This is a predicted structure of a 489-nucleotide part of an RNA (small-subunit ribosomal RNA, 5' domain) from an uncultured Ktedonobacterales bacterium.

Context: one part of a larger RNA
RNA sequence: GGAUGAACGCUGGCGGCAUGCCUAAUACAUGCAAGUCGAACGCGUGGAGCGAUCCACGAGUGGCGCACGGGUGAGUAACGCGUGGGAACCUGCCCUGGAGUGGGGGAUAACCCGGCGAAAGCCGGGCUAAUACCGCAUACGACCUCUUGUCGCGAGAUGGGGGGUGAAAGAUUUAUCGCUCCAGGAGGGGCCCGCGUCGGAUUAGCUGGUUGGUGGGGUAACGGCCUACCAAGGCGAUGAUCCGUAGCUGGUCUGAGAGGAUGAUCAGCCACACUGGGACUGAGACACGGCCCAGACUCCUACGGGAGGCAGCAGUAGGGAAUAUUGGACAAUGGGGGCAACCCUGAUCCAGCAAUGCCGCGUGAGUGAUGAAGGCCUUCGGGUUGUAAAGCUCUUUCGGCGGGGACGAUGAUGACGGUACCCGCAGAAGAAGCCCCGGCUAACUACGUGCCAGCAGCCGCGGUAAGACGUAGGGGGCCAGCGUUGUCC
Numbered sequence: 001g002g003a004u005g006a007a008c009g010c011u012g013g014c015g016g017c018a019u020g021c022c023u024a025a026u027a028c029a030u031g032c033a034a035g036u037c038g039a040a041c042g043c044g045u046g047g048a049g050c051g052a053u054c055c056a057c058g059a060g061u062g063g064c065g066c067a068c069g070g071g072u073g074a075g076u077a078a079c080g081c082g083u084g085g086g087a088a089c090c091u092g093c094c095c096u097g098g099a100g101u102g103g104g105g106g107a108u109a110a111c112c113c114g115g116c117g118a119a120a121g122c123c124g125g126g127c128u129a130a131u132a133c134c135g136c137a138u139a140c141g142a143c144c145u146c147u148u149g150u151c152g153c154g155a156g157a158u159g160g161g162g163g164g165u166g167a168a169a170g171a172u173u174u175a176u177c178g179c180u181c182c183a184g185g186a187g188g189g190g191c192c193c194g195c196g197u198c199g200g201a202u203u204a205g206c207u208g209g210u211u212g213g214u215g216g217g218g219u220a221a222c223g224g225c226c227u228a229c230c231a232a233g234g235c236g237a238u239g240a241u242c243c244g245u246a247g248c249u250g251g252u253c254u255g256a257g258a259g260g261a262u263g264a265u266c267a268g269c270c271a272c273a274c275u276g277g278g279a280c281u282g283a284g285a286c287a288c289g290g291c292c293c294a295g296a297c298u299c300c301u302a303c304g305g306g307a308g309g310c311a312g313c314a315g316u317a318g319g320g321a322a323u324a325u326u327g328g329a330c331a332a333u334g335g336g337g338g339c340a341a342c343c344c345u346g347a348u349c350c351a352g353c354a355a356u357g358c359c360g361c362g363u364g365a366g367u368g369a370u371g372a373a374g375g376c377c378u379u380c381g382g383g384u385u386g387u388a389a390a391g392c393u394c395u396u397u398c399g400g401c402g403g404g405g406a407c408g409a410u411g412a413u414g415a416c417g418g419u420a421c422c423c424g425c426a427g428a429a430g431a432a433g434c435c436c437c438g439g440c441u442a443a444c445u446a447c448g449u450g451c452c453a454g455c456a457g458c459c460g461c462g463g464u465a466a467g468a469c470g471u472a473g474g475g476g477g478c479c480a481g482c483g484u485u486g487u488c489c
Base pairs, nucleotide, nucleotide: 001489002488003487004486006485007484008483009482010481013361014360015359016358017357018356019354020353021319026317027316028315030314031313032312035064036063037062040061041060043058044057045056046055047054048053071272072271073270080197081196082195083194084193085192086191089189090188091187094185095184096183097182098181099180100179101178102136104134105133111126112125113124114123115122116121142165143164144163145162146161147160148159149158150157151156170177171176172175198244199243200242205235206234207233210232211231212230213229214228215227216226217225247269248268249267250266251262252261253260254259274295275294276293277292278291297308298307299306300305325351327350328349329348333347334345335344336343337342364394365393366392367391374385375384376383377382398430400425401424402423403422404421408416433478434477435476436475437474438459439458440457444473445472446471447470448469454461455460
């Protein structure tokens, strides 16, 4: 000098765009943050209709979603991340192609009845539907198995044939939406490897599923992933093991660069969801607002037993130098469900608060010498503040008041918002501070003080004329900021 998610002191007019718990991954009151579908199904309540039936709402069965989106950085020195490769894999919704959608069955929730419990909730009996569940049929190049051709040294690759096994669901407004099997794609994901990835040797040895093999199991899949047996290996000064620290990257800051430092916001990946463990469902989880067990904590209780998890958005307490509203809207973008209408969406878009940062603008312009008054200095002549003020002549940005009023929305729909913007009105009117002036370093005098009080980044100032302390006048620098402190280059 540059930089900052900053803080502190003094000061503070406006706007745009950003940013805003870096500390206690501490504890959380309250509200909201994931639902949706009647075009899968039966039922109940209310309404309309003479009725068939229709409409609205409700809980339930069923489907899809809830594995996304949002948060945090605790853990992790690791194939976690980055980069480049690889083979033994999976993939709901979407796209392309091929084939099919035949015929049956038994239940069950809701509901009714009864019972237990303070509650949370639970139990028994009875009725009922389905795109819920279960057989049967049929089926390909799917799966299993037998056999065989070609290529190949082989592992294997690619064809043919036989046997066996495995499907389905309907709905409606009649045009669609679905359902099943097979093949391919796209996108997504799991796995493996080379290389790279902080400090400590005052950590030198580490290792028993340990290293490899065989058989078996398991997985979507390779594999000590697991298991039995066999062998005795494997890693390490090119730093194993241990200890400490840390999410990684694109990037960001600095620097001419090399490099150093860093990893807020935005984007990609990973990990976590009160702590520890576990599986279930599912295409996908070992699952933030799911389940089970254990633990700590909080709450309810009729003492028998129950309920909870803000590292979602706000908000509270606490910690701290320090970090915002218990706001509006689904109008846009995107997501879930639905044929759709539409519903949901603290994602998102906006608004609020904060000079936290960057950028822009204003606090007036011209003229004005008897160089007014006052202040300060003085060699008492004067000098300076100083065209500065007053006065005169103008202007009206921003702000204020009044009127009009969007784009964002290809037809409808606008939270923002009566906002931006435009027009008009009044009036210089409402708007300047902070630090410094001994040298480094730009800017000097007077008074007060008297090694005191104090200053100080370094050198150093202060003990009676202090340009270094304090005040004043003057001056220098920056400016809605200016200084200080912390941290990085």
About this RNA:
The prediction has a mean pLDDT of 89.